Transfer RNA from a Bacteriovoracaceae bacterium, 73 nucleotides, folded computationally.
The prediction has a mean pLDDT of 81.
The sequence was found in a public genome assembly.
Its Rfam family is "tRNA". It is annotated as a transfer RNA. From the family's description: Transfer RNA (tRNA) molecules are approximately 80 nucleotides in length.

């Protein structure tokens, strides 16, 4: 330099053909207990790596760009 993959909640990841973003774990509150743990209920938490474009509408399509991983030269 070329090609491919990947980036979404604090962590691990889903999101199947464009239609208001989710799960598990974790955190917090409440219930239970003398306390903790377990269990149950609820809540908080995300400009979907960044910028732009297409569209009524983009995590998803297009372009540019950045980080990480793999391969080729």
């Nucleotide at each position: 330099g070329c090609g491919g993959g990947u980036g979404u909640a604090g962590c691990u990841c889903a999101g199947u053909u464009g239609g208001u973003a989710g799960a598990g774990c974790g955190u917090c509150a409440c219930g239970u207990u003398g306390c903790c743990a377990u269990c149950g209920u609820g809540a908080a938490g995300g400009u979907c790596g960044a910028g732009a474009g297409u569209u009524c509408g983009a995590a998803u399509c297009u372009c540019u760009u950045c980080g990480c991983c793999c391969g080729c030269u």